[in-house]
Molecule: transfer RNA
Organism: Acidobacteriota bacterium
RNA sequence: GCGCCCAUAGCUCAGCUGGAUAGAGCGUCGGACUACGAAUCCGAAGGUCGCAAGUUCGAGUCUUGCUGGGCGCACCA
Numbered sequence: 001g002c003g004c005c006c007a008u009a010g011c012u013c014a015g016c017u018g019g020a021u022a023g024a025g026c027g028u029c030g031g032a033c034u035a036c037g038a039a040u041c042c043g044a045a046g047g048u049c050g051c052a053a054g055u056u057c058g059a060g061u062c063u064u065g066c067u068g069g070g071c072g073c074a075c076c077a
Stems, first nucleotide, its partner, number of pairs: 001073007010026004019057001028044005050066005
């Protein structure tokens, strides 16, 4: 340099054929329970869906560019 894949909550990941309010587990915080703690139960907070643009009535999902990461190939006098 070329090609392919990935980016969604603090972490690990779902999200169907594009459809209206984006979810789960863990973690965090509060409460219940307990002599205390753990475990368990209840509740809550937490998201510019990497960034920008485009298509569409409608985009996490499709298209383009960029950024970051991974893999392969090429180059390496």